[in-house]
RNA sequence: GAACGGUUUUUGCAGGUCCCACUAGGGAACUGCAAAGAUAGUGGCAAACGGGUGAUUAACACUUGGAUAAUCUGCCCUCAAGAGGGAAAUAAUCCCGGGAAACUGGGACUAAUGUCCCAUACAGCCUCAGGCCGCAUGGUCUGAGAUGAAAGGAUGCCUUCGGGUAUCGCUUGGGGAUGAGUCCAUGGACUAUCAGCUUGUUGGUGGGGUAAAAGCUCACCAAGGCUAUGACGGUUAGCUGACCUGAAAGGGUGAUCAGCCACACUGGCACUGAGACACGGGCCAGACUCCUACGGGAGGCAGCAGUGGGGAAUUUUGGACAAUGGGCGAAAGCCUGAUCCAGCAACGCCGCGUGAGGGAUGAAGGUUCUCGGAUUGUAAACCUCUUUUAGGGGGGAUGAGUCCCGACGCAAGUCGGGAGGACAGUACUCCCAGAAUAAGCCACGGCUAACUACGUGCCAGCAGCCGCGGUAAUACGUAGGUGGCGAGCGUUACUCGGAAUUACUAGGUGUAAAGGGCAGGUAGGCGGUGCGGUAAGUUGAGGGUGAAAGCCCUGAUAAAAUCAGGGAGGUCUCUCAAUACUGCCGUGCUUGAGUGUGGUAUGGGGAACCGGAAUUCCUGGUGUAGCGGUGAAAUGCGUAGAUAUCAGGAGGAACACCGAUGGCGAAAGCGGGUUCCUGGGCCACUACUGACGCUGAGCUGCGAAAGCGUGGGGAGCAAACAGGAUUAGAUACCCUGGUAGUCCACGCUGUAAACGAUGGAAACUUGAUAUGGGAGGUAUCGACCCCUUCCGUGUCGAAGCUAACGCAUUAAGUUUCCCACCUGGGGACUACGGCCGCAAGUUGAAACUCAAAGGAAUUGACGGGGGCCCGCACAAGCAGUGGAGCAUGUGGUUUAAUUCGACACAACGCGAAGAACCUUACCUGGGCUUGAAGUGCUGGUUGUACCCUAUCGAAAGAAUAGGGGACCCGCAAGGGAGCCAGCAGAGGUGCUGCAUGGUUGUCGUCAGCUCGUGUCGUGAGAUGUAUGGUUAAGUCCCAUAACGAGCGCAACCCUUGUCUCAUGUUGCCAUUCCCGGUUCGCCGGGAGGCACUCUUGAGAGACCGCCUCCGUUGAGGGGGAGGAAGAUGAGGAUGACGUCAAAUCAUCAUGGCCUUUAUGUCCAGGGCUACACACGUGCUACAAUGGUCACUACAACGGGAAGCCAACCCGCAAGGGGGAGCAAAUCCCUAAAAAGUGGCCCCAGUUCAGAUUGAGGGCUGCAAUUCGCCCUCAUGAAGGAGGAAUUGCUAGUAAUCGCUGAUCAGCAGGCAGCGGUGAAUACGUUCCCGGGCCUUGUACACACCGCCCGUCACACCAUGGAAGCUGGCUGUAACAGAAUCUUGGAGUAUUCCGUGAGAAGUUAUGGUCAGUGACUGGGGUGAAGUCGAACAAGGUAGACGUACGAGAACGUGC
Repeated sequence: GAACGGUUUUUGCAGGUCCCACUAGGGAACUGCAAAGAUAGUGGCAAACGGGUGAUUAACACUUGGAUAAUCUGCCCUCAAGAGGGAAAUAAUCCCGGGAAACUGGGACUAAUGUCCCAUACAGCCUCAGGCCGCAUGGUCUGAGAUGAAAGGAUGCCUUCGGGUAUCGCUUGGGGAUGAGUCCAUGGACUAUCAGCUUGUUGGUGGGGUAAAAGCUCACCAAGGCUAUGACGGUUAGCUGACCUGAAAGGGUGAUCAGCCACACUGGCACUGAGACACGGGCCAGACUCCUACGGGAGGCAGCAGUGGGGAAUUUUGGACAAUGGGCGAAAGCCUGAUCCAGCAACGCCGCGUGAGGGAUGAAGGUUCUCGGAUUGUAAACCUCUUUUAGGGGGGAUGAGUCCCGACGCAAGUCGGGAGGACAGUACUCCCAGAAUAAGCCACGGCUAACUACGUGCCAGCAGCCGCGGUAAUACGUAGGUGGCGAGCGUUACUCGGAAUUACUAGGUGUAAAGGGCAGGUAGGCGGUGCGGUAAGUUGAGGGUGAAAGCCCUGAUAAAAUCAGGGAGGUCUCUCAAUACUGCCGUGCUUGAGUGUGGUAUGGGGAACCGGAAUUCCUGGUGUAGCGGUGAAAUGCGUAGAUAUCAGGAGGAACACCGAUGGCGAAAGCGGGUUCCUGGGCCACUACUGACGCUGAGCUGCGAAAGCGUGGGGAGCAAACAGGAUUAGAUACCCUGGUAGUCCACGCUGUAAACGAUGGAAACUUGAUAUGGGAGGUAUCGACCCCUUCCGUGUCGAAGCUAACGCAUUAAGUUUCCCACCUGGGGACUACGGCCGCAAGUUGAAACUCAAAGGAAUUGACGGGGGCCCGCACAAGCAGUGGAGCAUGUGGUUUAAUUCGACACAACGCGAAGAACCUUACCUGGGCUUGAAGUGCUGGUUGUACCCUAUCGAAAGAAUAGGGGACCCGCAAGGGAGCCAGCAGAGGUGCUGCAUGGUUGUCGUCAGCUCGUGUCGUGAGAUGUAUGGUUAAGUCCCAUAACGAGCGCAACCCUUGUCUCAUGUUGCCAUUCCCGGUUCGCCGGGAGGCACUCUUGAGAGACCGCCUCCGUUGAGGGGGAGGAAGAUGAGGAUGACGUCAAAUCAUCAUGGCCUUUAUGUCCAGGGCUACACACGUGCUACAAUGGUCACUACAACGGGAAGCCAACCCGCAAGGGGGAGCAAAUCCCUAAAAAGUGGCCCCAGUUCAGAUUGAGGGCUGCAAUUCGCCCUCAUGAAGGAGGAAUUGCUAGUAAUCGCUGAUCAGCAGGCAGCGGUGAAUACGUUCCCGGGCCUUGUACACACCGCCCGUCACACCAUGGAAGCUGGCUGUAACAGAAUCUUGGAGUAUUCCGUGAGAAGUUAUGGUCAGUGACUGGGGUGAAGUCGAACAAGGUAGACGUACGAGAACGUGC
């Protein structure tokens, strides 16, 4: 197969051949023809599209806009013209071969729309000539010459068989469309720790080459080109429309969709073609995988599915070409993992449901609980409804415009009929029944909506940040409840936002991070004023483009998705216009700037010379024993004559007074005098130039001190160093010495807290005052004062600014211009690299780590800061403690137990106002288990309970027996009480005072602590409550942006001191009377009285009231009078806001936890009483102001019935007996003692002191051994006034003396009270301690018992260096050279030989990056340790630069 030759299947058939038949005919195969199919090969077209991916690429790759007069374009459209004649091959096929395979060789034949030749050709291309046009190259038109084409093939219809015609195809040219190439401008990454790069490099001429311009390539010539507006290098990256975010400006991103680019295992190369240097084409090399007969071959999922691997993680080896689109074809049609659909995944967006209404016994259950309740909660149950969804059953699409047949028509097409859907029996819809089939996730300390219980106990764990957890966790885990969202919720990763936290819009730089050390000046940026021109910026108008999608608006849709219409979107481009401003060109101006003239001040710079004082040294004199130095000393110097002093001399460095808040300089910095050279400023005049200006990256110069080099110099001072001190140590502070250095010259260095911590320039914006330099005015004898003005230097302050402090015409105010710098702390003034240097500088990261670091101000606290003031705080005194013995408490030790608590002041004679048993909590042993005591309930008992006796026992208790005994109410039944058994529950001196109440201590009886309103401050806060006085006092006065008030102070209360009134027994007795006694002094008793003392009630009194002085006419103070008392008279009670997690769970109360035949309870015995030791508090002493003996006085507060106890008697005494009185102004305790008088003692371990011990007694008590007190006799220790240190007390006080009471059977040296006797001293506030007020500093706020730095020692982490080792990328020079291309030659035109380029590869040598590396450097973090630098005057003020030194912080010099 409608380009071609074959091959082949089926059907039909004319002729021929063959067979059967035999002259009708039938059949079969082959050939030929026709029709319908099939197709290995030749040929054509496509395969350069579509699909995938983002490795490369910082580039004309992309974007936007241009250019192409420098180009090409198959198929498509349109116009014009044409298509004549011929030829040679080759695959398929056939024959013969090779090979395991892939594949392939030789021979023979043949066709074409395959290939080639000739003819023709206006036009095309080339050459020449001419015209016209253009910004240049050039474009265009005309003419001439030369050159260049094809397939008349295929199919249909008609045919007179010659051919015609239609469609498709072929050739040439013009135009179009589409697509592509190239060039230019433009925009978008980081890095300067990449600063110089480049040799085809830049340009020219001439060849070559391409579709096309061009170093694109080659030869020659020239020496250019790029770069601080970032070249070159390195790192990273596909670009865009857009997407996310944001108010925007921006920031981030480049998935899906769309445009462009690049790539197709890695690298190189060309061929074919219109188009490729070609994803499913080729050649070569390499790596990898596979096949193999070992010779050789094959392959490329970044196509769709799928597999493996990797990973936190990403789907089905599905359906269909029905639609849309693509390729081929005339068409039917074929192909199409493009595409359309389906599947998987809550991955996203949107919508819907899981029921709705009623329903309070507020059910049960859960949780909680103050046991009442609350909550879950109208939630459920229950009643009445609805039916989306799921389920069951019916119906059932749109997407179909196409194709075929028929009719009509020239055709396009119209009409009729038929066929055709992957999705899909899907979407959708109707019916049925029934609340039926459907809720989770996270959170609940704050941010941030939502709270309780239990468990756990710095464990387990949580955590975004702050931070939770160490026995009451709203923070962990669980539960209940609640909140949020909801088919989702939460986490993780990333981006933007908030973040004005890189600040263009829109930030800052005095002290928070940040002004360069200072100047000169290049590039750059910015720039006075008039006119004219131009039109680049700018503005306006119009044209083009800014693809579509997206975004916004409108409409359609229930929503989303999607679709339609419109709009916005620009550092774009073209044209026209405007000209205010900026720019540019031209021309002017004078105010900016500069020059000139005349003055003026000056530690401005450089050089030379000169001067005196002082230190040191040398010489000499005088002179003698010290000097010097310090907190105190010593080293040192000195009898070899110092220090001191006088004279002379040497030498170096620095310049007193003047001198200043002052002057000059750009800064660093500059100070004796004179001279020379030299710079800048200011003032006056207004002559000249005519914007000449400002700033200033790089660059250049200057640049304290220290330091370096060379050479001098060297008096003093002085790193290092040495010695002496100090000290725990003292590599320091202090002292004695002392070298570099300090000085000069010439070089180098280039840093400082180089500071005003404040860049430069210009303009503007109220003032006051002081001062330096000049000018003018007025005035004057005089520039003495005064006024004006310019420049400088200060102080204080308005507006304004600032976080505040503060700044404030010398701005940190208001504006403009330029430069430099900053972006949390540490790491890190570091590392690496570069530059400079002799060395020490400059530039300058990261890993890692923290949740802060920092500023200013506030309130406190603190200071070996300051001021004022107070206190027995010191001082002045007195008496002590610390030494002794004893008592008592504590620690420690011991013990079966030595019960527990209290620990600086503010624990330690404390709880304890009283441990032999008890107390008692501890230990040992023995018992009890609803218990020793309390409450409730149930049952039992009525011979109850209770008492006595007996057994065991240490007792408690156990186990029985005997005897006695007979509760209350009640009409009775019964009830109550009791007892027994059981159940609830008791009990706990068990833990937690860091869960608490209450109570208490302490600062401190210190004078403070607060509030309302107002005012000030952004605020914390301040003010009030500050200054000055005064007070015991925040007491009062004055003053005052404060005015008032509260808690404190004071007063009110109690005691005491004086007086008055009242009272009058039990108190008192002056006066009077009576009785008795008498030593004649008087004593006792009774009347009488309340005068006095006293008792206890009520009052008075004292207030700086009076006088004087001081003081602000004040508060108040000094003195005085009077007074009992004088300046709160004395003492007490009274304790502000608060601090110390102060003390107490063992007074009591109480949350929680623990225990329940024991951690409860009972009993006996023991212990709390121990004893190498240490401390606290006391007593007694050490003696003569005493001891002892004797005698003799004078109190007060109190207590007394299970009591105090008189007289009297006994005992040496303790005590015993006795019994009067007294519930107390009556009686008793009750003698007070010291004192006084007299005697003795005579300085000694005593006539001191009394411990210890022995013996004998007494008392209490059940009991005196562990373990009481007292008496008598005997014994007679230490101790002779107490080291360092330390306590109390200021007047009726200290000291000393005794007395009473509570507790208590008994026990007091303790405690609480009472009275007697009765001092000394206080100059004063320097010092110690504590406190108050004000102020100051602070790096403290757990608040100085604070904070904090570095070394060393240990662990972990990241990192630098490092002999090297390994790898990646890359440069240079060469070697060798595949495919391929170029080029020369040969040739039989398939090929061969040479030439050049050429990938991977190899060699040598560089650069760069990364990894690793023995060892080593510093850094960070961590529990705790050593030394001690900083913060206060941090105990030597600190810090910066530099140098030296040192365990370390650091020390020292300048």